[in-house]
Molecule: Glycine riboswitch aptamer
Organism: Dehalococcoidia bacterium
RNA sequence: UGCGUUACGGUAGGAGAGAUCCUGUGUAGGGAGCCGAAGGUGCAAGUGGCAGGGGUUGAAUCCCGGCCGCGAAACUCUCAGGCAAAAGGACUGCCGUAAACUG
Numbered sequence: 001u002g003c004g005u006u007a008c009g010g011u012a013g014g015a016g017a018g019a020u021c022c023u024g025u026g027u028a029g030g031g032a033g034c035c036g037a038a039g040g041u042g043c044a045a046g047u048g049g050c051a052g053g054g055g056u057u058g059a060a061u062c063c064c065g066g067c068c069g070c071g072a073a074a075c076u077c078u079c080a081g082g083c084a085a086a087a088g089g090a091c092u093g094c095c096g097u098a099a100a101c102u103g
Stems, first nucleotide, its partner, number of pairs: 003103001005099009020031004033083003039079001040077001042075001046070005052064003
């Protein structure tokens, strides 16, 4: 330096779920139903620590369960958001910029 990684920008693609009901005429309020792919919540294996028990002449290694912490997702919850179109949209391709690093 190139490729890659991460972040940002542009561009293309991008799912799901009632154009629901009532009041009412004010971009308003209320009710039931539903979705998961903005964001957010939760945790398995594992791992760190703590005390206890087993074991032993006594210990260590070892074994047992307990408590606390860390711990993934497209899983989960449905808080938020959404349920015509529009907007948004995880994620993916391409282009570009920047940073760190040497994967």